[in-house]
RNA sequence: GCACUCGUAGCUUAGUCGGAUAGAGCAUCAGAUUCCGAUUCUGAAGGUCGCAGGUUCGAAUCCCGCCGGGUGCG
Numbered sequence: 001g002c003a004c005u006c007g008u009a010g011c012u013u014a015g016u017c018g019g020a021u022a023g024a025g026c027a028u029c030a031g032a033u034u035c036c037g038a039u040u041c042u043g044a045a046g047g048u049c050g051c052a053g054g055u056u057c058g059a060a061u062c063c064c065g066c067c068g069g070g071u072g073c074g
Stems, first nucleotide, its partner, number of pairs: 001073007010026004019057001028044005050066002053063002
């Protein structure tokens, strides 16, 4: 340099033949329970879906460029 692949919450990730308010587990915070704590239960907060542009009535999803990780080739 070329090809392929991945990037979604603090962490691990689901969702990608375009359409529901973008979900889950762990962690965090609050409450219940307890003499206190753990466990358990309930609730809450947390996302520019890597960045920017395009297509479309509508984009996490499709297209172009760029950035970063990984693999292969030279």
Molecule: transfer RNA
Organism: uncultured Clostridia bacterium